This is a predicted structure of a 92-nucleotide RNA (c-di-GMP-I riboswitch aptamer) from Neobacillus bataviensis LMG 21833. The coordinates come from a structure-prediction model, not an experiment, and the mean pLDDT is 84.
RNA sequence: GACAGAAAAAGGCAAACCUGUUGAAAAGUAGGGACGCAAAGCCGAGGAUCUAAGGCAAGUUUCUAGCUUGCUAUGGUGGCCGGGCUGCCUGG
Numbered sequence: 001g002a003c004a005g006a007a008a009a010a011g012g013c014a015a016a017c018c019u020g021u022u023g024a025a026a027a028g029u030a031g032g033g034a035c036g037c038a039a040a041g042c043c044g045a046g047g048a049u050c051u052a053a054g055g056c057a058a059g060u061u062u063c064u065a066g067c068u069u070g071c072u073a074u075g076g077u078g079g080c081c082g083g084g085c086u087g088c089c090u091g092g
Stems, first nucleotide, its partner, number of pairs: 003091003012037002017032006035079001041085003046081002048077003054072007
């Protein structure tokens, strides 16, 4: 020191779910809680994906409003994949 993670040690993170709270929602956040994680540390939305308040289109309606359907991220997810930076232990 590239690389590897079968076993072990120290420490770390914390899914679902529940409660409070923010949000139109997706989801975030705090506490509880552990399914898992060797980068489930940090950065960042390229791909993927979730949502659709607002907007646009169509339908309905005499018209408007309303309602219904479709599309749409300017909203999210880094514990979906890829990328950049750093890093514990053991082997090497």